[in-house]
RNA sequence: GGGCCUAUGGUGUAGCGGAUAGCACGGCUGGCUUCGGACCAGCAAACCCGGGUUCGAAUCCUGGUAGGCCCG
Numbered sequence: 001g002g003g004c005c006u007a008u009g010g011u012g013u014a015g016c017g018g019a020u021a022g023c024a025c026g027g028c029u030g031g032c033u034u035c036g037g038a039c040c041a042g043c044a045a046a047c048c049c050g051g052g053u054u055c056g057a058a059u060c061c062u063g064g065u066a067g068g069c070c071c072g
Base pairs, nucleotide, nucleotide: 001071002070003069004068005067006066007065010025011024012023013022018055027043028042029041030040031039048064049063050062051061052060
């Protein structure tokens, strides 16, 4: 320098162009408990950034950024 892959709550992950963006762990609040743990109920928290296509984009296209793999 070239090619390919990946990027979603704090962490790990799901998400055939149409949902209120799901689940687990973690956090917080309440219940239960003598206290704690476990258990039960609830709450907060996410689409890497910019453009484009589309009635509609996490998803498709494109340019970046970051990480990984391969080639030279």
Molecule: transfer RNA
Organism: Candidatus Woesearchaeota archaeon